[in-house]
């Protein structure tokens, strides 16, 4: 950096998928060491036990039981007493720090940068002060209540504990007079405190500008709400509270609501822009069981703290209590899934202390986990008999593989012994007998794991058999799987590897860098127009963006550079540099903005002229259809493919007058006009709107676009109220169909029309928003002006509207001054295909609906242009016994003969439309033979190889048996020879290998053969053209039987096919001249028979001959075609051989040949019998008839060709025909089937089951329904002859001859094919595809009586704890007062606030939910056939 995957192939849009990277994971399979980092992402569930915040007796009062120690008394010198260590209670200061979570929170809560109306214990500096007094309360002691928590009474008492009082430079407050207000001591010094203030530091509080997820299916939100004035209140500003006052204030630049979330430094990725994330480290919030409140205090409304109130949880004596691990650990539970109920304060910090110390799950450590990063190791060197084994194998051999082994060496890591740190600056070391050091023994304790069809490195057997299975995607699997399972083997990593699962990439598939909208998604149907966005010339001034410098900040960490410490590295440390921002000063002044002048060319505006279905109203005209009336007039109209339905003898249709009415406006008429678009078309008037030209002056940018918004808006449909001819949904009825709710006819309502209100949408289309400016051209067309002898034409000019075309764009197609070209500006819309323009919401609307507009599911496509085929009930053009003309025939009888079916033990197998069916079968009584029943045989009937024996073989006779075969007997005794049982052959027995299948697969194959098809095609080389498939050549234009040939042409050539070369036929020549022949000559007869002859017929070899050469004519002068000569043949002379490139998985495993696979005392082999021949029928294929153009009998002439045996090679024999005669229209003297009876043949045998002959017997059958076959000249038909097979068997094939015709006018149609050309949603190719409904499974959704929770919002009720404002009967030590009392105070009451509850009603929203709706999905269900070709009626909005 890309890659796969839509297609038969291509380009292109488009999505899906994949190679990277990373991770707090997880799970499978495996583990040897270390080092460093890291571990509840879920249930802020719930929690047992232990610790996590305590200290200070240098502030104070008491008590003190055991020990022990010090100092001091007493003194019976080992006893006792007192302080001290220690507890307990009041007391200061900590407990608001540090540890933990991420529930809430879309906020000044974070994060950056100002601001200041504030506080700030302890820390630190100044200049001050430390004075006199009182009265309690704990402890504790006595009584007592309680189960317990935990109290009550009463009384003793100290303090740095509480009170009062003096003082107050500076402090506050102040109406400027004055008012207020501290203090604590300890203690031998030192010193340590303690007050009050002014400063600093350090932490905080408040305000502010920017910044910060998603939804508009949330658009309007808010009454302390937005300001004032007064007053409480706070450390402090403030509606932060209260009264009054005014009605404000946010909000499309997204208020309100809803829905997710702690934020950030950073962290994964990324080429960067970014995207996603917010763990470990750090900063900041916020929270502490769930709501609520406050106290204390410098500081919390407070995790290890209180008070209410709820839930839970726990004790209880049932009266009442107690608790809150989001601290370390640990349990439960959840859950894929996360560690020790360790050690220690040694080190760094923290609280208290004046210190010693104490305490500290912070923290240092260790312990578990390959969870992650990093770093060693599992040996190294030699070893070829290429060892055994494995695996494959063409059996030769390859590969594992130098790989072991085997020989020579090392010890990293691990083990064992040995020493043994720094971490501590005097002491003090959990880690730890650690790191690290020596020494020691031994290759000795250490390798997996995943792949291997492409992408994507790596391939072989076996087993399976559309099964089991794989699979990320595209797929593999249905007997030969590189894709599944197993093995060898490769190939990758590596103490790891693989899979999930997530995030970034690749994705330029959200495009700012970076995409697009004519046909792929996608331009709103039009316009006008608010905001908002953009905006001409040209001066000037400020200086918002811009631009350069320069200050502050931009915490550390972390990324990057450089250096340096652990042996290296991860890691760690110093220093740099960077954090792309933000605030502030200066400077600049081109462009952007803003301010102020000035311009005209962008906009307009007056003038004068022009075109025109532009729009609204009124009026009026003809034509034509309908109806009415009347006349003429008569039997049919009418309609269609054909028909009926329908109208008419009550007079139709068709013609004539005549009315009546509604509606459209023919010709003109045109890629002509006009309008923003939908639209607009008979004529006349009014009112009216735009647009072009042309020409002066005039304003001075007035513009362009344009979200919301407003109008206008085809058809159809809706309302009300008219109209109603014509046509016509719906409906009816006739057809057609298998049906026919249609398409065809006959009728016909609503509509269509007018008037006035809706709708608001079309394939409302150039499938092309708007606007400016640029950037070859040609032709045509409307409307206007100029110029030129101005009738007419040309030239130019501005405006529309069309063809075609360069450059350019474009996937092509195509567009091309009227862009889809090149550029700006504003706006709209798109992001795979269905699901779906659907549901739900929500706005319009009478409705019908419009609009706005999703998910769950589910696929790997879905698409766009073009390409090449193939088809089309498209098109042109040509061909063919394809029609058509014609001639004989199947189809109907009788038999044959081949198949289906059925039947059987068996009725062997195979062949299946044309291209199977008188086909394999050129011949089944046995045999064949492949089937069936029954008897046998197991190295076998056959082949080769080893041992052993015999020397044969053959042939013949008897006996069981149905034979096979079994058992007995006669006869006979091989060749070669080196002479050696040497070779060789035969038989027999033995034991393995094997033999041996007509056993399966023809879809594993080879050869072979059928068919399209004797159709004229099929295809390559180079060139050129196209992004490419591919196209050209091979099209046109003529001709040919033909891609046959000639002409033209970006094509030039060439190869397979045609044609000819090849065989026989037809004429002639030459050479032969017997066995053939006989014209002439001679003999002679029965006879070409002999002599003797090649002339002739013939026979077999060679040749010749026919090429549109030639004449005419036509055609282009060409090829050619048409006609004549001539000649035996004439236009390929007629036949036969000969079959391009391919089609059909077309036949053949049963001709042969052969992979695989079956079977091996049987699917092999050998015999007898039997069956292939069965018979209700059903099709093919023949043959023989049905008669007189025949049959019969009798005469009697004429071939080819072929077999058979001497021989290289020819001997004969008919038949329809020809004469004769008989039959006389019949089931016949037609026909000849069956069926008895004789008798021959062949054969080992003619029952099953052969032919033939004689005599008898005499069935259908009187020319064949719908249908269908064969033939164009020596053909058809029609006669007879021969041959292969064969022991015999032929109506069948194969071949040959005799006689011997009829027709083609033609190509509109049937069928089949050839060429161009056109559509196509076909590519297994129309026997394609491919739609919908209904039955079945299954999945998700929507509606849904209602039911179950969350949230919120109104109203009202209750009103805990609290603190605040009031009152205080009752009650009170510190002060005044003798005293009563006062000052103050507490308890208590009510009051308004308010947490929780409770009722009531609402809005949201999320789960259930009979039933209900489409919807998707599912190899082989049903009905049909809508679309794709004119898809059979064009097709779609």
């Nucleotide at each position: 950096a890309g890659a796969g995957u839509u297609u038969g192939a291509u380009c292109c849009u488009g999505g899906c998928u994949c190679a990277g990277a990373a991770c707090g994971a997880a799970c499978g399979c495996u583990g040897g060491c270390g080092g460093u980092a890291u571990g509840c992402u879920u249930a802020a569930c719930a929690c047992a036990u232990g610790c996590a915040a305590g200290u200070c007796g240098a502030a104070c009062g008491a008590a003190c039981a055991a020990a022990a120690u010090u100092g001091g008394g007493g003194c019976u010198u080992g006893c006792u007493c007192c302080a001290a260590u220690u507890u307990u209670a009041g007391u200061u200061a900590g407990u608001a720090c540090g540890g933990c979570u991420u529930a809430g929170u879309a906020a000044c809560g974070c994060g950056u940068g100002g601001g200041u109306a504030u506080c700030u214990a302890c820390c630190u500096a100044g200049a001050g002060g430390u004075u006199u007094g009182g009265a309690a309360c704990a402890a504790c002691u006595a009584u007592u209540g309680g189960a317990a928590a935990c109290g009550a009474u009463a009384g003793c008492u100290a303090a740095u504990a509480c009170c009062a009082a003096a003082u107050a430079c500076g402090c506050c407050c102040u109406u400027c007079g004055g008012g207020g207000g501290a203090a604590a001591g300890a203690u031998u010094u030192a010193u340590c405190g303690c007050u009050g203030u002014u400063g600093g530091a350090u932490g905080g509080g408040c305000c502010c500008g920017c910044g910060u997820c998603g939804g508009a299916u949330u658009a309007g939100c808010u009454u302390g709400u937005u300001g004032g004035u007064a007053g409480g209140g706070u450390a402090a500003c403030g509606g932060c509270c209260u009264a009054c006052c005014a009605a404000g204030g946010c909000u499309a630049c997204g208020a309100u609501c809803c829905g997710u979330a702690g934020c950030u430094g950073g962290u994964c990725u990324g080429a960067g822009a970014g995207g996603a994330c917010g763990a470990u480290c750090a900063g900041c919030c916020a929270c502490a069981c769930u709501g609520g409140g406050a106290c204390u205090g410098a500081g919390a409304c407070a995790c290890g703290g209180c008070c209410c109130a709820g839930a839970c949880u726990c004790c209880u004596a049932c009266g009442g209590g107690a608790g809150g691990c989001a601290g370390c650990a640990g349990u439960g539970g959840g859950g894929a899934a996360u560690a020790u109920u360790g050690g220690a304060c040694a080190a760094u910090g923290g609280g208290g202390g004046a210190a010693a110390c104490c305490c500290u799950g912070a923290u240092c450590c260790a312990g578990c986990a390959a969870u992650g990063c990093c770093g060693c190791g599992u040996g190294a060197g030699u070893g070829a008999a290429g060892a055994a084994g494995g695996c494959c194998u063409u059996c030769g051999g390859g590969u594992u593989g130098u790989a072991a082994a085997g020989c020579u060496c090392u010890u990293u890591c691990a083990c064992c012994g040995g020493g043994g740190a720094a971490g501590a600056u005097a002491a003090u070391g959990a880690c730890g007998g650690u790191a690290c050091c020596c020494g020691g023994a031994g290759a000795a304790g250490a390798a997996g794991c995943c792949c291997c069809g492409g992408c994507c490195a790596a391939c072989u057997c076996c087993g399976u058999g559309c099964c089991a299975g794989c699979a990320g995607c595209c797929g593999c699997g249905g007997u030969a799987a590189u894709a599944c399972g197993g093995a060898g083997g490769u190939g990758g990593u590596u103490a790891g590897c693989g899979u999930u699962g997530u995030u970034c990439g690749g994705a330029a598939u959200u495009a700012c860098u970076g995409g697009g909208c004519g046909u792929a998604a996608a331009g709103c149907g039009u316009a006008c127009g608010u905001a908002g966005g953009c905006g001409g010339a040209u001066c000037g001034g400020a200086a918002a963006g811009u631009a350069u410098a320069g200050g502050g900040u931009g915490a550390a960490a972390u990324c990057c550079c450089a250096g340096g410490g652990c042996u290296c590295a991860a890691c760690c440390c110093u220093g740099g540099a960077a954090c792309u921002g933000c605030c502030u000063u200066a400077u600049a002044a081109a462009c952007u903005c803003c301010c102020g002048g000035u311009c005209u060319u962008g906009a307009g505006u007056u003038c004068g002229a022009g075109a025109g279905a532009g729009g609204u109203g009124a009026g009026u005209g003809g034509a034509a259809u309908u109806c009415c009336a009347a006349g003429u007039g008569u039997a049919g109209a009418g309609g269609u493919g054909a028909a009926a339905u329908u109208c008419g003898a009550a007079g139709a249709u068709a013609u004539u007058u005549g009315g009546a009415g509604g509606a459209a406006c023919a010709c003109c008429a045109g890629u002509g006009g006009c309008g923003a678009a939908g639209g607009c078309g008979g004529c006349u008037c009014a009112c009216u709107g735009g647009c072009u030209c042309g020409a002066u002056a005039c304003u001075g940018a007035c513009g362009c676009u344009g979200a919301g918004g407003u109008a206008c808006g085809a058809a159809a449909g809706u309302g009300u109220g008219g109209g109603g001819a014509g046509c016509a949904a719906a409906c009816a009825g006739g057809a057609u169909u298998a049906g026919a709710u249609a398409c065809c006819c006959u009728g016909g309502u609503a509509g269509u029309c007018c008037a006035c209100a809706c709708c608001g949408u079309a394939a409302a289309c150039g499938a092309u928003g708007a606007a400016u400016g640029c950037c070859a051209g040609u032709c045509g067309u409307c409307g206007g002006g100029u110029u030129g002898c101005a009738u007419g034409c040309a030239a130019u000019u501005c405006g529309g509207u069309g063809a075609c075309a360069c450059a350019c764009c474009u996937a092509a197609c195509g567009g091309a001054u009227u862009a889809a070209g090149c550029a700006u500006u504003c706006c709209g819309c798109c992001u795979g295909g269905g699901g779906a323009g659907u549901a739900c919401g929500g706005u319009c609307g009478c409705a019908a609906g419009a609009u706005u507009a999703a998910a769950a599911c589910u696929c790997a496509a879905a698409g766009g242009a073009a390409u090449u085929g193939a088809c089309g009930g498209g098109g042109g053009c040509c061909c063919g016994c394809a029609c058509a003309a014609g001639c004989g025939g199947u189809g109907g009888a009788g038999c044959a003969u081949g198949u289906g079916g059925u039947u059987u033990a068996a009725u062997u197998c195979g062949a299946a439309g044309c291209a199977a069916c008188g086909c394999g079968c050129a011949g089944a009584a046995c045999c064949u033979u492949a089937c069936c029943a029954a008897c046998c045989c197991u190295u076998g009937a056959c082949a080769u190889a080893c041992u052993c024996g015999u020397c044969g073989u053959c042939g013949c006779u008897c006996c069981g048996g149905a034979g096979a075969u079994g058992g007995a007997g006669c006869u006979u005794u091989c060749a070669g020879c080196u002479a050696g049982g040497c070779u060789g052959g035969a038989c027999g027995a033995g034991a393995u290998a094997c033999a041996g299948g007509u056993g399966c697969u023809g879809c594993a194959u080879g050869g072979c053969u059928g068919u399209c098809g004797u159709c004229a095609g099929c295809u390559c080389g180079u060139g050129u053209c196209g992004u490419g498939a591919g196209a050209u050549g091979u099209u046109c234009g003529g001709u040919u039987a033909a891609g046959u040939c000639c002409g033209g042409c970006a094509a030039c050539g060439a190869g397979c096919g045609c044609a000819a070369c090849c065989c026989a036929c037809a004429u002639c020549c030459u050479u032969a001249g017997u066995u053939g022949c006989c014209a002439g000559c001679a003999g002679g007869u029965a006879a070409g028979u002999u002599g003797g002859g090649g002339a002739c017929u013939c026979u077999a070899a060679c040749g010749a001959g026919a090429c549109u050469g030639u004449c005419c004519g036509u055609a282009a002068u060409a090829a050619g075609c048409g006609g004549g000569a001539g000649g035996a043949a004439g236009g390929u002379g007629g036949g036969g051989a000969c079959g391009a490139c391919g089609u059909c998985a077309a036949g053949u495993c049963a001709u042969c040949a052969u992979g695989c696979c079956c079977c091996u005392u049987a699917c092999g082999g050998c015999u007898u019998g039997g069956g292939c021949u069965a018979c209700a029928c059903a099709c093919g294929u023949g043959c023989u008839a049905c008669a007189a153009u025949g049959g019969c009998c009798g005469a009697u002439a004429c071939a080819a060709a072929g077999a058979g045996g001497c021989g290289c090679a020819a001997u004969a024999c008919u038949a329809a025909g020809u004469c004769g005669g008989c039959c006389c229209a019949a089931g016949u003297u037609c026909g000849g089937a069956u069926u008895g009876a004789g008798g021959g043949c062949u054969g080992c045998a003619a029952c099953u089951c052969g032919c033939c002959c004689u005599c008898a017997u005499g069935a259908a059958g009187u020319c064949g329904g719908a249908a269908u076959c064969g033939c164009u000249a020596g053909u058809a038909a029609u006669c007879g002859u021969g041959g292969a097979u064969c022991a015999g068997c032929a109506u069948g094939c194969c071949a040959c001859g005799g006689u011997g015709a009829a027709u083609a006018c033609g190509u509109u149609c049937c069928c089949g094919g050839g060429c161009c050309u056109u559509g196509u949603a076909c590519a297994c190719a129309c026997c394609g595809c491919c739609c919908g409904u209904c039955a079945c499974a299954c999945c998700a959704c929507c509606u849904g009586a209602g039911u179950u929770g969350g949230u919120u919002c109104u109203a009202c009720c209750c009103g805990a704890a609290g603190g605040u404002g009031g009152u205080g009967c009752g009650c009170c030590a510190a002060c005044c007062g003798c005293a009563a009392g006062g000052a103050g105070g507490c308890a208590g009451c009510a009051g308004a606030c308010c947490a929780c509850g409770g009722u009531a009603g609402g809005g949201u929203u999320a789960g259930c939910g009979a039933c209900u709706g489409g919807g998707g999905u599912g190899a082989a269900g049903u009905c049909g056939u809508a679309a794709c070709a004119a898809g059979g009626u064009a097709a779609c909005c």

Predicted 3D model of a 1437-nucleotide RNA (small-subunit ribosomal RNA) from an uncultured prokaryote.
The sequence is in RNAcentral, with records from ENA.
The prediction has a mean pLDDT of 82.
Its Rfam family is "Bacterial small subunit ribosomal RNA".